[in-house]
Predicted 3D model of a 76-nucleotide RNA (transfer RNA) from a Chloroflexota bacterium. Lineage of the source: Bacteria > Bacillati > Chloroflexota. Its mean pLDDT, the model's own confidence on a scale to 100, is 80. The sequence was found in a public genome assembly. It matches the Rfam family "tRNA". Its family is annotated with triplet codon-amino acid adaptor activity in the Gene Ontology. By type it is a transfer RNA.

RNA sequence: CGGGGUGUAGCGCAGUUGGUAGCGCGCUUGCUUUGGGAGCAAGAGGUCCCGGGUUCAAAUCCCGGCACCCCGACCA
Numbered sequence: 001c002g003g004g005g006u007g008u009a010g011c012g013c014a015g016u017u018g019g020u021a022g023c024g025c026g027c028u029u030g031c032u033u034u035g036g037g038a039g040c041a042a043g044a045g046g047u048c049c050c051g052g053g054u055u056c057a058a059a060u061c062c063c064g065g066c067a068c069c070c071c072g073a074c075c076a
Base pairs, nucleotide, nucleotide: 001072002071003070004069005068006067007066010025011024012023013022019056027043028042029041030040031039032038049065050064051063052062053061
C1' cells in the first nucleotide's frame, strides 16, 4: 500500500423482508437459608464505533473516516 472480517448493556454474543433493541453471565432489591452458596421474583443498565446521505422510518441500505484482527504485496 491492496483485499477481507469485526465494532450492539460491565463481559461474551444474537438481531433475514428497514418498522419502538434482545439472550446468557454479571450487577441491584426482595423472599427462602443462622450464614455462605444456591433457588425464586422484580429491576437497573444501550450515543447500536464516528460523521454524512437515502427513506415517512436505518443497528440493518449507500458514502467517507477511526480502532482491532487476518491475508497478500513492498522496503530493510